Predicted 3D model of a 254-nucleotide part of an RNA (large-subunit ribosomal RNA, domain VI) from Ephemera danica. Rfam family: Bacterial large subunit ribosomal RNA. Gene Ontology terms of the family: structural constituent of ribosome and ribosome. Model confidence (mean pLDDT): 88 of 100.
[in-house]
Context: one part of a larger RNA
RNA sequence: CGUAGGAAGUUUGAGAGGCUCUGAUUUUAGUACGAGAGGACCGAAUUGGACUGACCGCUGGUGUAUCUGUUGUCUUGCCAAGGGCACGGCAGAGUAGCUAAGUCGGGACGGGAUAAACGCUGAAAGCAUCUAAGUGUGAAACCCACCUCAAGAUGAGACUUCCCUUGAGGAACGUUAGAGAUUAUGACGUAGAUAGGCUACAGGUGGAAGUGCAGUAAUGUAUGCAGCCGAGUAGUACUAAUGAACCGAGAGCU
Numbered sequence: 001c002g003u004a005g006g007a008a009g010u011u012u013g014a015g016a017g018g019c020u021c022u023g024a025u026u027u028u029a030g031u032a033c034g035a036g037a038g039g040a041c042c043g044a045a046u047u048g049g050a051c052u053g054a055c056c057g058c059u060g061g062u063g064u065a066u067c068u069g070u071u072g073u074c075u076u077g078c079c080a081a082g083g084g085c086a087c088g089g090c091a092g093a094g095u096a097g098c099u100a101a102g103u104c105g106g107g108a109c110g111g112g113a114u115a116a117a118c119g120c121u122g123a124a125a126g127c128a129u130c131u132a133a134g135u136g137u138g139a140a141a142c143c144c145a146c147c148u149c150a151a152g153a154u155g156a157g158a159c160u161u162c163c164c165u166u167g168a169g170g171a172a173c174g175u176u177a178g179a180g181a182u183u184a185u186g187a188c189g190u191a192g193a194u195a196g197g198c199u200a201c202a203g204g205u206g207g208a209a210g211u212g213c214a215g216u217a218a219u220g221u222a223u224g225c226a227g228c229c230g231a232g233u234a235g236u237a238c239u240a241a242u243g244a245a246c247c248g249a250g251a252g253c254u
Stems, first nucleotide, its partner, number of pairs: 001152001005163007015149004021049007033038001051106005059100004066093005071086006110144003117137004169247002173189005194240003197236005203229003210223005
């Protein structure tokens, strides 16, 4: 821009893409078969591999400043307690998120039309013949089925609802994240839990500082599962989402 008014929501599916794998074991059954040796089809069940989708409750990884320990040095006047730098200084753990090596699931069932092949009926050709007329069975291949996209499908579809300038709706602006390079998308904007803050909890770290006590001291211990804490879950309008403004709809018939 189009889809002959303007919108919001829900859809149909022309068409397109994806998937399509396979082993072993048990059973049927030591059965059918076979002199024996050996040893099934068909069917049923279980459990794997590779591939693939989703997820983070479990097992782990990461987690650049969440906690702790610690070396050297500088520094907050000194002690104590802290801060900076040294690959996050090094080391031990680790929330959320993201993840695989972790967990759960998938290929199924079934249908249609067939290939090779096997048939039925059956002439040409008194027989025979699956074929010439007619009519069946039949495969991981094909078409469905399953999953995803999909009306620019210009063949532009359908349904529901709203709007007529007192304007449906949109965009913009702001707080933002289950989104994200930007954009887009989603949530919210006081009739409010959208983000921050605060409170509580979960979770992490692992026992703060100060003081007391023991010890000459290093240190230990009590107060005290303490103190501290990024992303988590709730609650709470304390802070910030203000008021406006902007765009926005009729060809034909009666």